[in-house]
RNA sequence: GAUUUCGACGGCGAUGGAGUUCGCCAUAACCGCCUGAACGGCUGAUAACUCCUACAGAAUU
Numbered sequence: 001g002a003u004u005u006c007g008a009c010g011g012c013g014a015u016g017g018a019g020u021u022c023g024c025c026a027u028a029a030c031c032g033c034c035u036g037a038a039c040g041g042c043u044g045a046u047a048a049c050u051c052c053u054a055c056a057g058a059a060u061u
């Protein structure tokens, strides 16, 4: 590069892992926000809840 055959019940929900629930997608779902643009700035490890890990702040030993 060419030819032939098969089509998993899976994938996704802005930074890690697990459980539960919810929602969305198969032609995709998804890939944060602010600034006219750019420089630059801001929140959060969750879609929601719980736990663990990482990070940040405060206090105690």
Stems, first nucleotide, its partner, number of pairs: 010025004016052006032042003
This is a predicted structure of a 61-nucleotide RNA (Fluoride riboswitch aptamer (crcB RNA motif)) from a Terriglobia bacterium. Its mean pLDDT, the model's own confidence on a scale to 100, is 77. The model forms 100% of the base pairs in the Rfam consensus. Taxonomically the source falls in Terriglobia (Bacteria, Pseudomonadati, Acidobacteriota).